[in-house]
């Protein structure tokens, strides 16, 4: 160089061929229980959907480049 696939919450990941709140599961904060801890109950914060530009009423979802990772070919 060339083809493929991925990038969503501190992590590990869904998101059903665009549509009304972006979620879970672990973590993390609070409370509750308990002599304390863990477990457990209940609640809460945390996400520019990689970046940038197009399409579109309407984009995390479709186009293009860009950047990283990862596999294959030369």
């Nucleotide at each position: 160089g060339g083809g493929c696939g991925g990038u969503u919450a501190g992590c590990u990941c869904a998101g059903u061929u665009g549509g009304u709140u972006a979620g879970a599961g672990u973590a993390c904060c609070u409370g509750c229980u308990c002599g304390a801890c863990a477990c457990g109950c209940a609640g809460g914060g945390a996400g520019u959907c990689a970046c940038u530009a197009g399409u579109u009423c309407a984009a995390a979802u479709c186009u293009a480049g860009u950047a990283c990772c990862g596999c294959c070919c030369a």